[in-house]
RNA sequence: GGGCGAGUGGCUCAGUGGUAGAGCGCGUUCCUGAUAAGAACGAGGUCCAAGGUUCGAUCCCUUGCUCGCCCA
Numbered sequence: 001g002g003g004c005g006a007g008u009g010g011c012u013c014a015g016u017g018g019u020a021g022a023g024c025g026c027g028u029u030c031c032u033g034a035u036a037a038g039a040a041c042g043a044g045g046u047c048c049a050a051g052g053u054u055c056g057a058u059c060c061c062u063u064g065c066u067c068g069c070c071c072a
Base pairs, nucleotide, nucleotide: 001071002070003069004068005067006066007065010024011023012022013021018055026042027041028040029039030038048064049063050062051061052060
């Protein structure tokens, strides 16, 4: 330098155009003699950035940034 893939709560990931979810973790309560396990409820993400398309974008297009893999 070229090609491909990834970027979404604290972590791991879903979500392929219509107001963003799960598991684990965290908080409160219940349960217990007390823990663990279990149950209920809750907090927490303007979806990497900037433009574009669209009535509407996490999703489609362009550019940039970061990370990973491959080629040279």